[in-house]
Predicted 3D model of a 72-nucleotide RNA (transfer RNA) from a Candidatus Shapirobacteria bacterium.
The source organism's lineage runs through Bacteria, Bacteria candidate phyla and Candidatus Shapironibacteriota.
It was read from a public genome assembly.
RNA sequence: GCCGAUGUAGCUCAGCGGUAGAGCAGUACUUUCGUAAAGUAACGGUCGGUGGUUCAAAUCCACCCAUCGGCU
Numbered sequence: 001g002c003c004g005a006u007g008u009a010g011c012u013c014a015g016c017g018g019u020a021g022a023g024c025a026g027u028a029c030u031u032u033c034g035u036a037a038a039g040u041a042a043c044g045g046u047c048g049g050u051g052g053u054u055c056a057a058a059u060c061c062a063c064c065c066a067u068c069g070g071c072u
Stems, first nucleotide, its partner, number of pairs: 001071007010024004018055001027041004048064005
């Protein structure tokens, strides 16, 4: 230099154009003499960035950034 993959909650990951979810962690509550376990609830995201397409974009397109892999 060229090609490809990945980027979404604190962590691990879903979500193939129509109001962003789960598990774990943390918080509150229930339960217990107390702890753990279990259960319930709420919280937590401007979907890596900037543009474009579209009535509508996490999703499609272009470029850039970061990480990983391959080729030279």
Annotation: Rfam family: tRNA. Gene Ontology term of the family: triplet codon-amino acid adaptor activity. Rfam describes the family as follows. Transfer RNA (tRNA) molecules are approximately 80 nucleotides in length.